[in-house]
Predicted 3D model of a 107-nucleotide RNA (SAM riboswitch aptamer (S box leader)) from uncultured Brevundimonas sp. Taxonomically the source falls in Brevundimonas (Bacteria, Pseudomonadota, Alphaproteobacteria, Caulobacteraceae). It matches the Rfam family "SAM riboswitch aptamer (S box leader)". The literature on the family includes a 1998 paper in Mol Microbiol by Grundy and Henkin, "The S box regulon: a new global transcription termination control system for methionine and cysteine biosynthesis genes in gram-positive bacteria". The coordinates come from a structure-prediction model, not an experiment, and the mean pLDDT is 81. The sequence is in RNAcentral, with records from MGnify.
C1' cells in the first nucleotide's frame, strides 16, 4: 500500500517522580503517585498449533502479537432522521451513515 475489527473484556506489587489521554478544541485522569520501565497476573482469539464439523463455522489456549480509565474519551469534513426555537430562515439539541484521521492483526 490492501484487507478484517474497533459500544464487549480484562490489575496488582516494585522503581522512578510530573505529566499523561496520537494532533487541535472539550471534557477527563493524575503527588490517594500520572507517564514509562520491570516482575508477575488477566483480557481477547488477529495468525499459527490442536480437535471437531465441512464452506469457512464451533471449540482450545501451547506458540507469535495486542490489550487491561473513560465508545477510538468526544467532537472536527459531508450528508440524513426526529426534537425545541409558535410557521420558514438562521440557531441548538439527539441519534443512525458515510468519509478523514488513529490503533490492532495478517499480507
Nucleotide at each position: 500500500c490492501u484487507c478484517a475489527u474497533c459500544g464487549a473484556g480484562a490489575c496488582c506489587g516494585g522503581c522512578u517522580g510530573a505529566g499523561g489521554g496520537a494532533u487541535a478544541g472539550g471534557c477527563c485522569c493524575u503527588u490517594u503517585g500520572a507517564c514509562g520501565c520491570c516482575g508477575g497476573g488477566g483480557c481477547a482469539a488477529c495468525c499459527u498449533g490442536c480437535g471437531g464439523a465441512u464452506u469457512u463455522c464451533c471449540g482450545u489456549a501451547a506458540g507469535g502479537u495486542g490489550c487491561c480509565a473513560a465508545c477510538u474519551c468526544c467532537u472536527u469534513c459531508g450528508g440524513g432522521a426526529c426534537c425545541c426555537c409558535u410557521c420558514c430562515c438562521c440557531g441548538g439539541g439527539u441519534c443512525g451513515c458515510g468519509g478523514c484521521a488513529g490503533a490492532u492483526g495478517a499480507g